[in-house]
Molecule: small-subunit ribosomal RNA
Organism: uncultured bacterium
RNA sequence: AGAGUUUGAUCAUGGCUCAGAACGAACGCUGGCGGCAGGCUUAACACAUGCAAGUCGAACGCCCCGCAAGGGGAGUGGCAGACGGGUGAGUAACGCGUGGGAACGUACCUUUCAGUUCGGAAUAACUCAGGGAAACUUGUGCUAAUACCGGAUACGCCCGCAAGGGGAAAGAUUUAUCGCUGAAAGAUCGGCCCGCGUUGGAUUAGCUAGUUGGUGGGGUAAAGGCCUACCAAGGCGACGAUCCAUAGCUGGUCUGAGAGGAUGAUCAGCCACACUGGGACUGAGACACGGCCCAGACUCCUACGGGAGACAGCAGUGGGGAAUAUUGGACAAUGGGCGAAAGCCUGAUCCAGCCAUGCCGCGUGUGUGAUGAAGGCCCUCGGGUUGUAAACCGCUUUCAGUAGGGAAGAAAAUGACGGUACCUACAGAAGAAGCCCCGGCCAACUACGUGCCAGCAGCCGCGGUAACACGUAGGGGGCGAGCGUUGUCCGGAUUUAUUGGGCGUAAAGAGCUCGUAGGCGGUUUCGUAAGUCGGAUGUGAAAACUCCAGGCUCAACUUGGAGACGCCAUUCGAUACUGCGAUGACUAGAGUCCGGUAGGGGAGUGUGGAAUUCCUGGUGUAGCGGUGAAAUGCGCAGAUAUCAGGAGGAACACCGGCGGCGAAGGCGGCACUCUGGGCCGGUACUGACGCUGAGGAGCGAAAGCGUGGGUAGCAAACAGGAUUAGAUACCCUGGUAGUCCACGCCGUAAACGAUGAUCACUAGCUGUUGGCGAUACACCGAUCAGCGGCAAAGCAAAAGCAUUAAGUGAUCCACCUGGGGAGUACGGCCGCAAGGCUGAAACUCAAAGGAAUUGACGGGGGCCCGCACAAGCGGAGGAACAUGUGGUUUAAUUCGAUGAUACGCGAGGAACCUUACCUGGGCUUAAAUGUAGAGUGCAUUGAGAGGAAACUUUCAUUUUCUUCGGAACUCUUUACAAGGUGCUGCAUGGUUGUCGUCAGCUCGUGCCGUGAGGUGUCGGGUUAAGUCCCAUAACGAGCGCAACCCCUAUUACCAGUUACAAGUGUCUGGCGAAACUGCCGGUGUAAACCGAGAGGAAGGUGGGGAUGACGUCAAAUCAGCGUGGCUCUUACGCCUUGGGCGACACACGUGCUACAAUGGGAUGUUACAAAGGGACGCCAAGGAGUAGUCCGGAGCAAAUCCUAUAAACCAUCCCCCAGUUCGGAUUGAGGGCUGCAACUCGCCCUCAUGAAGCCGGAAUCGCUAGUAACCGUAGAUCAGCCUCGCUACGGUGAAUACGUUCUCGGGUUUUGUACACACCGCCCGUCAAGCCAUGGAAGUGGGUAGCGGAUGAAGCGUCCAUUUAUUUGGGCUCCAAUCCGAGACUCGUAACUGGGGCUAAGUCGUAACAAGGUA
Repeated sequence: AGAGUUUGAUCAUGGCUCAGAACGAACGCUGGCGGCAGGCUUAACACAUGCAAGUCGAACGCCCCGCAAGGGGAGUGGCAGACGGGUGAGUAACGCGUGGGAACGUACCUUUCAGUUCGGAAUAACUCAGGGAAACUUGUGCUAAUACCGGAUACGCCCGCAAGGGGAAAGAUUUAUCGCUGAAAGAUCGGCCCGCGUUGGAUUAGCUAGUUGGUGGGGUAAAGGCCUACCAAGGCGACGAUCCAUAGCUGGUCUGAGAGGAUGAUCAGCCACACUGGGACUGAGACACGGCCCAGACUCCUACGGGAGACAGCAGUGGGGAAUAUUGGACAAUGGGCGAAAGCCUGAUCCAGCCAUGCCGCGUGUGUGAUGAAGGCCCUCGGGUUGUAAACCGCUUUCAGUAGGGAAGAAAAUGACGGUACCUACAGAAGAAGCCCCGGCCAACUACGUGCCAGCAGCCGCGGUAACACGUAGGGGGCGAGCGUUGUCCGGAUUUAUUGGGCGUAAAGAGCUCGUAGGCGGUUUCGUAAGUCGGAUGUGAAAACUCCAGGCUCAACUUGGAGACGCCAUUCGAUACUGCGAUGACUAGAGUCCGGUAGGGGAGUGUGGAAUUCCUGGUGUAGCGGUGAAAUGCGCAGAUAUCAGGAGGAACACCGGCGGCGAAGGCGGCACUCUGGGCCGGUACUGACGCUGAGGAGCGAAAGCGUGGGUAGCAAACAGGAUUAGAUACCCUGGUAGUCCACGCCGUAAACGAUGAUCACUAGCUGUUGGCGAUACACCGAUCAGCGGCAAAGCAAAAGCAUUAAGUGAUCCACCUGGGGAGUACGGCCGCAAGGCUGAAACUCAAAGGAAUUGACGGGGGCCCGCACAAGCGGAGGAACAUGUGGUUUAAUUCGAUGAUACGCGAGGAACCUUACCUGGGCUUAAAUGUAGAGUGCAUUGAGAGGAAACUUUCAUUUUCUUCGGAACUCUUUACAAGGUGCUGCAUGGUUGUCGUCAGCUCGUGCCGUGAGGUGUCGGGUUAAGUCCCAUAACGAGCGCAACCCCUAUUACCAGUUACAAGUGUCUGGCGAAACUGCCGGUGUAAACCGAGAGGAAGGUGGGGAUGACGUCAAAUCAGCGUGGCUCUUACGCCUUGGGCGACACACGUGCUACAAUGGGAUGUUACAAAGGGACGCCAAGGAGUAGUCCGGAGCAAAUCCUAUAAACCAUCCCCCAGUUCGGAUUGAGGGCUGCAACUCGCCCUCAUGAAGCCGGAAUCGCUAGUAACCGUAGAUCAGCCUCGCUACGGUGAAUACGUUCUCGGGUUUUGUACACACCGCCCGUCAAGCCAUGGAAGUGGGUAGCGGAUGAAGCGUCCAUUUAUUUGGGCUCCAAUCCGAGACUCGUAACUGGGGCUAAGUCGUAACAAGGUA
């Protein structure tokens, strides 16, 4: 000191979260020792038991023990029980803190002065007699005092103006003290008063009747409404009274750089309280924690009559709680009470016990030790790591343990702690390590398991079969007798901003103005000294904190000294600034005056024309109107149209303008009346009169409301017609409130410049409005005041703003602090209502939002291209068949491919094989490597048995090669392993499809930008092209384009067998030429384009092919192949029989054949190709057969032979529009060929059979020239073949393209965007389901405070009576508690009800984001 998290990426805004420190803590795991501290934060809940305040015989009498001395006991009396100890309920207060003050008291203590005299009457104890369960109590009698009373005396005492009056005492014991009384003073302690400071809420705005003051009286120790009578009517409050809530305050503590924030345990000061409430008594002091009286609740005892009690003292118990200790020792020390003292008492205190609660210290060994042991884990199988770690060897003994000695604390005695601290000896590495973490933040990584499961998580987020994030292990990191978690507070957070933030678009400028309080305020002089500054003094308790020293071995801890404690108070100075005074002075601010000036500024009253509508009349006839298209509607009862006249209301075309006026809202025909403000010029007057402005007041669009008018047009609601899946909308036809006027409300708007008001300063250029100067009416002017544009500095997150600031400064006000919930609820105020103003919380999310960037997208725009459309030709979609797919079926119908980019696709050839599938049978290693052994086996050949085959099995037979070593082969054993068309194409390589043969995709350096990025690659032209040219903060380069390659068209030359009968020819091969917009003309800067130009075989890329940029689709393929991981191993491997891949209600794709006459059939010594293939082959001639084919055998490893007749075409004949001489499916019979084998399931031939089909709905496909269309030929695969598929080859050979509006796709540019998984995107609301918090609510249950009334204990006071007595009784006033009443505030709860939030895959629509399809 920062970091993570919004985005595809960026900057800024903004919240959330983390790292730090701390704690009276708690919980989990773990736990060796010591020192010092700390230890009910909750129930101020209730308490058993013990102890916590007594003491004095030197005040007094009595009793008991004792010979006495002396000791003990209860009582009278004195002093002390007002301290010490506890707690924090109450209290927002002179309670506390700080600094002052005057009207007081003060036992014990100190000092001084004076005194201490004479008497008296009682009473407890005790005795006797009673009452009572007890507590206790009554009566009689006796007695003492330092108990009580009276007299005397007395001051510098008290009262009083004075005169005068009043007022003390106590003795004890003994010869010296201790006491006692009065007075004065001190010290100490206390009471009272005042200034300042001291939590939140205004959704608490008014409070107050002893209230504020005065006088008289009373009262107190003392001032005082403290109390009372009378008089006056005051007092407090926006600088926050009153009320409500919360809270003991402080020194300090924690945190922080500080300012601050939070807090108030332990220690210390003050206050308050003592079961709850009230009260007084005694006393120096109390309204009294361990005193009294009363009331209340509670507990206990009881003989039921009545009594007792109060742990918020120390221990302890129950309860509550996440949670907090022993019913310990001692008065040895320190201190307190009493006492003359000894001493007694002391749960104050000093110690000990318990607890890792905290802080501090120490230990759990140390050295050596590499075969880098074993084991574990990982592994690329080589090794790596755990790891010098261990073992081994040597050494030491802190701490703990055992034993011995043994303090200080204590001044003479006295030690609870304590046989403690400390010292010494002994034994032995011996007794002593865990916790958390390892995806990023944040130091630390691998394996296995799991498979969106189990789980983790502080935030972001992990987990759906290869998880560094879950669990375990190994390894590692951090801290260490602790470590983590949870909670709380501060920090980080400049995220409440005084230090130190903002407000045009991120949250935030009030709609506007006036103006009160307040804040701030021009020049100058003098005075003052309040603020301000300086000096001095007092105070600021101690402890704490900081520094310096000292003491415990160190440290924590502790002792001493110093500093500091920012403030407050008193006093003395200074006078720059601020304030105040001089009702000083000034004129630059502000205002007044005079003269001009522009204007839709405002209010009122009149008035004008155009238009719409309606009414009347005329002309006139069938439609009008409306829309994308229609319909509703109007019209033959005469509309629309047109002419004339009339009525009425509303609004004011052109001028008209980023022009004018106004504070804003807003203001527009013309005229008049009344009226506000601005600007300019002059410089006469006033003399700071100013600025802002919380509350307050006024104004304030539209809509809306009230009353009364008015109503032409328009037009919510409403009705109808359309549209639509629906259409409560958009469109159409109607139409009422309303819009208009008057008066009165409302008080809000994207009331916007999303920009508060005022003042000053800071480059310019330009347009325009109104003045002024100077002029000539122009031009001009650092001459004002407005309204605009561009732009510099500067500012800003950027876009932008920029003298009309969002720049630089000053003053004042309003407002903001994550999103949602919510501008909602409740309360209050306003309003007739609608509603407005003020304005939360629970809960929930980790974002929400701004600007800009790159893409993608748009039912946005511009430009351009493509058989994309259009123009044409031919198809497919209907039929039959073939083939592929889906589906269905099946034991199996193996698997893959599925929009374009799957579907005659992998497959370029499934009868067996193929084959992966199914059924049944069988094998356990077929093939590769290697060890050892054997040659019985095995193997070869032949024969047989079982069997569907594989295989099993029987008999016979003989080994093969050899360099003679052996090898091959087989078997057995063993090792390493093999094998899988099993899964994952979403782990991959390779290959491929597609966008697309589209023209794009990038880089280096430079430049621009905070940055993502941009520029280059854009612009103007041009091209098939990012092709080229020009321009240019870019200059270059790369991958693509083009070219280089192949085929083809022309041709020179060379060569020529198998081509040709021959040949300069044809043909084949080779090597060359030729074409480059080169030439001409036109246009153009150029690139280039144009020309039915020339020439040429070919002309503008000549035609075709190969060639496929960066990338996209987690596109396809693990079944071509390779391959990670997973998985099977007498099986998911291997062999084999048969079957299946060929099924068949159906649907789709691709083809073929047709439906016929541009045709079909027949006949024909009836033509003409190219390119292939051939030895397990092609097969000639010839012959047989209707044919398939067979016989036959020549030739050919091919320019030689064969395949091999090309077919459309052409010629002739027949058919004559029909289900036919079209069409050929289907089926029957008989044959042929291949092959172990044609049943499932091949092809071919002959004869017979002769189905559907007469040109095909919606919708759709291909093709731009040697192309489409038509026609045949060949090849691969292949025993054969499903032949109409695929790949090649030639033959015949068209039509059309105006053009780019539309459809599809693409390129480029611009624009919008809330999209980025990128429109197959995003996203809204109702409804349905679950959960959560919350508002309202008939009611219902508490709590609090006040008001009115009733009753009224104890008690003070007072009055009356009474008494020896303020003795007793009674009355009165006040009064706690209780009761009654009416309301107020507040907290629960509630049938029902309202909305809100959250929740992978619900329903309905599609409102928003693109012109989001109605901006």